[in-house]
RNA sequence: CGCGAAGACACGGGGUGCCCCGCCGCUGGGGCUGAGAUCACACCCGCCGAACCUGCUCUGGCUCGCACCAGCGAAGGGAUGUCCAUCGAUGCUGCU
Repeated sequence: CGCGAAGACACGGGGUGCCCCGCCGCUGGGGCUGAGAUCACACCCGCCGAACCUGCUCUGGCUCGCACCAGCGAAGGGAUGUCCAUCGAUGCUGCU
């Protein structure tokens, strides 16, 4: 002279399927996976971006079924400021 993690605050971005029984004008109970299945002042994610969306009424597998598992995916999109920091986990240069 640059760079800046984790964390905090504020702000912002997201998703909420599948199966069984019941109800059948009103949407209740149970099960599966998961951080979360619109129980949420919750959970997850914010460029170090697979949180999430598109492709996708996709392809293969498992299953009663399902983004349940894998592929697609070195694809395309996708939401930030401050403090921390007179600091350091760090780079370059100068002097000694």